[in-house]
RNA sequence: CUCUUAUCAAGAGCGACGGAGGGACUAGGCCCAAUGAAGUCCAGCAACCUGAAGGCGCAGCCGCGCUUUUUAAGGUGCCAAAUCCUACAGACAGUUUUGUCUGAAAGAUAAGAG
Numbered sequence: 001c002u003c004u005u006a007u008c009a010a011g012a013g014c015g016a017c018g019g020a021g022g023g024a025c026u027a028g029g030c031c032c033a034a035u036g037a038a039g040u041c042c043a044g045c046a047a048c049c050u051g052a053a054g055g056c057g058c059a060g061c062c063g064c065g066c067u068u069u070u071u072a073a074g075g076u077g078c079c080a081a082a083u084c085c086u087a088c089a090g091a092c093a094g095u096u097u098u099g100u101c102u103g104a105a106a107g108a109u110a111a112g113a114g
Base pairs, nucleotide, nucleotide: 001114002113003112004111005110006109007108008107013042015041016040017039021032022031023030026087027086028085029084044078045077048075049074051070052069053068054067055066056065057064058063083106088103089102090101091100092099093098
């Protein structure tokens, strides 16, 4: 980098350093930020991998798969707003502007494979 699967409306600081940007990309919108952005460190959150116990199925020796509850030492991840919203397709409502819902695309993260 590519592919597969799963998840993406919950949660997380009145800390230290730092100094002006940030919310993935493009466009539009809407926001956050000197009452301190990005970034680094620490703290924290969560539970994908991991640990423990139970249930179901396959096998019926070892074990494998699914699932429920639980743990948080380790590997990641995350820590404003739904992935901040929209963009493409469909349905419904509205006489225009538009709104709601569903799906796709794109993206993020994890696990596995190449």